This is a predicted structure of a 388-nucleotide part of an RNA (large-subunit ribosomal RNA, domain III). The prediction has a mean pLDDT of 84. Rfam family: Bacterial large subunit ribosomal RNA. Rfam links the family to the GO terms structural constituent of ribosome and ribosome. The RNAcentral record of the full RNA draws on ENA.
Context: one part of a larger RNA
């Protein structure tokens, strides 16, 4: 230089109480205002106690702070079903043998590893200051052993099936939602009018279980026989005949019905306590029609050429083997189900940007009015008013 610039999005505050040595900043309440395909809720990655309660205010915090994501102490993360692990296997990667190389080494079968992909099973309600599909409480289902029963050709690292997949487009059947009416509580206007064709609030209920609907695929079964399937097959596949049958019958399959629920939830009312308000107990009504999704039936259907994994599980078949055993099938019942994650941030003050930085970050949910709309505008739950 100067007590100048500047105090980091022009979404906004004001009032009245409180705490306190002190309050423009904290905390309640009450108007105001800002976002609502987000400035809300949930994961994934990353982060790692930031989370919840006490206390302190030197330092951080762009001012102050009684306040904090700050200091200190103390508390907090409960799983057979959710993620992993685990079973597979892809791209890739690592390699017994093997092949090549001066040497380090490269490259690769066989095999192993490796999700961002397949593979068993779980809901609703309550509960904490902080977890909850994990805890409680109802109700449910899976596997894996074992025991009784009853019935029985079992048995793979082999064969076959299945798993099993692209892109675009149309129809239709249905659901969440939403709206409206009903029906239940309750309310009658501090200002001129509101008993009424008025106002406000409710009007929720799963998973699983029985049945198999709209709709999608497709003949089905028996017998014979067979250069296929690297051996073998009763199993696929080719082939002959028979029977039944096209509005049949297999298989798929949403949703709705019914039970689940004489059960939860529920708006209030009633008592107690009272700083915020917590906390008990009770408990009305719980229908119906319109609209309706990008969500389900759908890995559907129909079309194109560019022609769209894969291996495990599962289901069939016999090889070697054993066949009084063992195994295997169906019910019942018992018994078990370990390890690790799980706090909290997650378009952000907790992540990556040296910062409490107008920047950047993948995936779900998508409510009303007006609209073609996830434009846009104004809202509900929800959060918020952006440290001077």
């Nucleotide at each position: 230089g100067a007590g100048u610039a500047a105090c980091g999005a022009u979404a906004a505050g004001g009032g009245a109480g409180g705490u306190g040595a002190a309050a423009a900043c904290c905390c309640u309440c009450c108007c105001c205002g800002c976002c609502g395909g987000a400035a809300g809720a949930c994961c994934a990655a990353g982060g790692g106690u930031u989370c919840c309660u006490g206390u302190c205010c030197a330092a951080c915090g762009c001012u102050a702070u009684u306040c904090g994501a700050g200091g200190c102490a103390g508390g907090g993360u409960g799983a057979g079903u959710c993620g992993g692990c685990c079973c597979c296997u892809a791209a890739g990667g690592a390699g017994a043998g093997g092949c090549u190389g001066a040497a380090g080494a490269g490259c690769g079968u066989a095999u192993c590893c490796g999700a961002u992909g397949g593979g068993a099973a779980a809901c609703u309600g309550g509960u904490u200051a902080a977890u909850a599909u994990u805890c409680c409480a109802g109700u449910a289902c899976u596997g894996c052993u074992c025991a009784u029963a009853a019935c029985u050709g079992c048995g793979a690292u082999g064969g076959g099936g299945u798993g099993a997949c692209g892109g675009a487009g149309a129809a239709g059947g249905c659901u969440a939602g939403a709206c409206u009416a009903g029906c239940g509580c309750g309310g009658c206007g501090u200002u001129g009018g509101u008993u009424g064709u008025c106002c406000g609030c409710g009007u929720u209920u799963a998973a699983g279980g029985u049945a198999g609907u709209a709709g999608g695929c497709u003949a089905a079964g028996a017998a014979c026989u067979u250069a296929g399937g690297u051996a073998a097959a009763u199993c696929c596949g080719g082939g002959u005949u028979c029977u039944u049958a096209u509005u049949a019958g297999g298989c798929u399959g949403a949703g709705a019905a019914c039970c689940g629920a004489u059960g939860a939830c529920g708006a209030g009312u009633u008592c107690c306590u009272a700083u915020a308000u917590g906390g008990a107990a009770u408990g009305a009504a719980g229908u119906a029609g319109u609209u309706g999704a990008u969500g389900c039936c759908a890995u559907g259907c129909u079309u194109c050429c560019a022609g769209g994994a894969a291996a495990a599980a599962c289901c069939u078949c016999u090889a070697a083997g054993c066949u009084u055993c063992a195994g295997g099938u169906u019910a019942u019942g018992a018994c078990u189900a370990a390890c690790c994650g799980u706090a909290c941030c997650c378009c952000a003050a907790a992540c990556c940007g040296a910062c409490a930085c107008a920047g950047g970050u993948g995936g779900u949910c998508a409510g009303g009015u007006a609209g073609a709309g996830a434009a846009u505008a104004c809202u509900a739950a929800g959060g918020c008013g952006u440290a001077u």